[in-house]
RNA sequence: CCAGCGGGCCGGGCGGCCGCUCUACGAAGGUUUCGGCCUGUCGUGUGAGAGGAAAGUCCGGACUCCAGCGGGCAGGGUGCCGGGUAACACCCGGGCGGCGCAAGCCGACGGCCAGUGCAACAGAAACAUACCGCCUUCCCGGGCUCGUCCCGGGAGGGUAAGGGCGAAAUGGUGCGGUAAGAGCGCACCAGCGUCCUGGUAACAGGACGGCUGGGCAAACCCCACCCGGAGCAAGGCCAAAUAGGGGAGAAGGGCGCCCGCCCCGUUAUCACUCCCGGGUUGGCCGCUAGAGCGCCACGGCGACGUGGCGUCGAGAGAGAUGGCCGCCGCUCCCUCCGGGGAGGCACAGAAUCCGGCUUACAGGCCCGCUGGACUC
RNA sequence: GCCCCCAUAGCUCAGAUGAAUAGAGCGGCCCCGUUGCGAGGGGACAGGCCGUCGGUUUAAAUCCGACUGGGGGCA
Numbered sequence: 001c002c003a004g005c006g007g008g009c010c011g012g013g014c015g016g017c018c019g020c021u022c023u024a025c026g027a028a029g030g031u032u033u034c035g036g037c038c039u040g041u042c043g044u045g046u047g048a049g050a051g052g053a054a055a056g057u058c059c060g061g062a063c064u065c066c067a068g069c070g071g072g073c074a075g076g077g078u079g080c081c082g083g084g085u086a087a088c089a090c091c092c093g094g095g096c097g098g099c100g101c102a103a104g105c106c107g108a109c110g111g112c113c114a115g116u117g118c119a120a121c122a123g124a125a126a127c128a129u130a131c132c133g134c135c136u137u138c139c140c141g142g143g144c145u146c147g148u149c150c151c152g153g154g155a156g157g158g159u160a161a162g163g164g165c166g167a168a169a170u171g172g173u174g175c176g177g178u179a180a181g182a183g184c185g186c187a188c189c190a191g192c193g194u195c196c197u198g199g200u201a202a203c204a205g206g207a208c209g210g211c212u213g214g215g216c217a218a219a220c221c222c223c224a225c226c227c228g229g230a231g232c233a234a235g236g237c238c239a240a241a242u243a244g245g246g247g248a249g250a251a252g253g254g255c256g257c258c259c260g261c262c263c264c265g266u267u268a269u270c271a272c273u274c275c276c277g278g279g280u281u282g283g284c285c286g287c288u289a290g291a292g293c294g295c296c297a298c299g300g301c302g303a304c305g306u307g308g309c310g311u312c313g314a315g316a317g318a319g320a321u322g323g324c325c326g327c328c329g330c331u332c333c334c335u336c337c338g339g340g341g342a343g344g345c346a347c348a349g350a351a352u353c354c355g356g357c358u359u360a361c362a363g364g365c366c367c368g369c370u371g372g373a374c375u376c
Numbered sequence: 377g378c379c380c381c382c383a384u385a386g387c388u389c390a391g392a393u394g395a396a397u398a399g400a401g402c403g404g405c406c407c408c409g410u411u412g413c414g415a416g417g418g419g420a421c422a423g424g425c426c427g428u429c430g431g432u433u434u435a436a437a438u439c440c441g442a443c444u445g446g447g448g449g450c451a
Stems, first nucleotide, its partner, number of pairs: 001372010012328007020049003023045005028039004051347001055358002058356005063231004070263004075227005080094005095109001096107004110222002115220002117216002131163002133159011144147001171189006190212002192209007235285004245276005253267004281451001292311008329345001330343005377450007386402004395434001404421001405419004427443005
């Protein structure tokens, strides 16, 4: 320098003016049990104000309600091993398989030696199967060099080596063997089983045994582990509104907030529950200080854990985070190479909050590593 | 915001237990019929990469995942 791999970070910058939301203080108004509280109001300001994905809502939790977080079947999820974690389908380390010269990347990666099932078309056969072929016994016919011979046909038997069909045909290659064949025997390879060694384990290595048809579990299923349901429009309080309306409810009912079944239970004649209809469409809490963020030390290969110090970084409710100007950066266009013009700058945008995954993303910076070329 | 569902011919829907030439009705086209149009009758006439991409499988509309588009419910 070229090509590539892995990880981290940023994702327009600075200044001025005018606005918006929250907040602090002050004012004004209202209210008061005199502590205070409230506001579609005003003012002030060296206060704060989108993201890495705020997205998809695909997983996992926190939180809240459902009487007892009742039990069972069913149902759902995860799936090599070990660890991390609040938890996970996430992460870390390891194993195995695949790809790459390599750095490295990818993998829904338990079990068809429990059972059931599927395999269209083609093919003889997709389960115990002989179509062609090969070999052989018997019979019939023919031939001549007359033999334990050759050719043709028929009946029976053996054979999974060869052909053919198929996605897939009963371990593979070679040698021996045989009437022809065949793990029938042997060598190597693949698989399976048993034992030994190493490892927590997945698994790896070795020895022995001819033990040897596969595929599908993102088919039912088996094994191991996990899961009660609903979701902040959860849920609670105040105010307002109203005919306090109609219907059903001691059982074979309602409820146990997705669907189905069984059991255990619970509910008490009433504003208790369910259904229908009508009215109200205001406010407060939940609401953001948290499995938070930064740095350091220690333990650990690592994910991470423990401890110390520091720090506060949006909280709206039809929904704020914007607009204009100047300079610079970037991209594109034109150029008489002086410059000029345009874009308004990738993807996108909080809504209960976290941990992940996935998807979208112009451009740029940093670190480590691999292969190749060249120079010293 | 949260939670569900759907996508198959021009339209409305079957098919979802994996192997079908992916069907049905309406519509379209051709023929008959009529003076002509319509109704009616006939057609072995056409029209589908089953929303897109990837995976499992010998084989995918169907099973699994990710996207895209559309619809519904909840104070």